[in-house]
RNA sequence: GCAGGGCGCGUCUAGGGUUCCGCCUCCAUCCAGCAGCACGGAGGGCCUGGUCCGAGAGACGCAGGCGGGCGACAGCGUUGCCGUCCGCUCCACGGCGGGAGAAAAGCCCGGGAGGC
Numbered sequence: 001g002c003a004g005g006g007c008g009c010g011u012c013u014a015g016g017g018u019u020c021c022g023c024c025u026c027c028a029u030c031c032a033g034c035a036g037c038a039c040g041g042a043g044g045g046c047c048u049g050g051u052c053c054g055a056g057a058g059a060c061g062c063a064g065g066c067g068g069g070c071g072a073c074a075g076c077g078u079u080g081c082c083g084u085c086c087g088c089u090c091c092a093c094g095g096c097g098g099g100a101g102a103a104a105a106g107c108c109c110g111g112g113a114g115g116c
Stems, first nucleotide, its partner, number of pairs: 008062005015053002020050002022047001023044005064089008073080002091111001093114001097109003
């Protein structure tokens, strides 16, 4: 310098929309009349919310990887394997556009294109 492979999972948060729930508006129904409740229909996410989706560059935990200490077993001059304990696991500016599902998003395309 080139090529290939790997970079996981769970819980949550930032954030997200509107399938369902709730809430709001209108209509209809009922009632002698008024008001209210229950049921039904249409609409509203520039409705706080519940369900739901949810970060490579957010949090926590687990797994994995690497290094070391100790112990057991095996082989013989130091290696393999298992267990246990400790440590490390850095850095990270980023479109447009497209995709999923109900829909959208910091989800996926994507540690991409591009930039430094």

The RNA shown here (Guanidine-I riboswitch aptamer) has 116 nucleotides and comes from a Frankiales bacterium.
NCBI's taxonomy places the organism under Bacteria, Bacillati, Actinomycetota, Actinomycetes, Frankiales.
It matches the Rfam family "Guanidine-I riboswitch aptamer". Its family is annotated with regulation of gene expression in the Gene Ontology. A reference for the family is Barrick et al. (2004), "New RNA motifs suggest an expanded scope for riboswitches in bacterial genetic control", Proc Natl Acad Sci U S A. About the family: This family represents a conserved RNA structure found upstream of the ykkC and yxkD genes in Bacillus subtilis and related genes in other bacteria.
The sequence was found by an Rfam model in a public genome assembly.